[in-house]
RNA sequence: GGGCCCGUAGUCGAGUGGUUAAGACGUUCGCCUUACACGCGAAAGAUCCCCAGUUCGAUCCUGGGCGGGCCCA
Numbered sequence: 001g002g003g004c005c006c007g008u009a010g011u012c013g014a015g016u017g018g019u020u021a022a023g024a025c026g027u028u029c030g031c032c033u034u035a036c037a038c039g040c041g042a043a044a045g046a047u048c049c050c051c052a053g054u055u056c057g058a059u060c061c062u063g064g065g066c067g068g069g070c071c072c073a
Base pairs, nucleotide, nucleotide: 001072002071003070004069005068006067007066010025011024012023018056027043028042029041030040031039049065050064051063052062053061
């Protein structure tokens, strides 16, 4: 330099035009326990990387940027 893929709670990660943006781990609170752990119940936690465009409507489609990964050279 060229090609492809990815970016969504603290971490992992589903969702791919309209619904309340799933779930797991973690965190907090309650129950349980002498206590801790496990287990059970509940809660908080997301400008969906940024800008612009398309659309009645964008996490999702298009363009650009930024960041990361893989392959080729």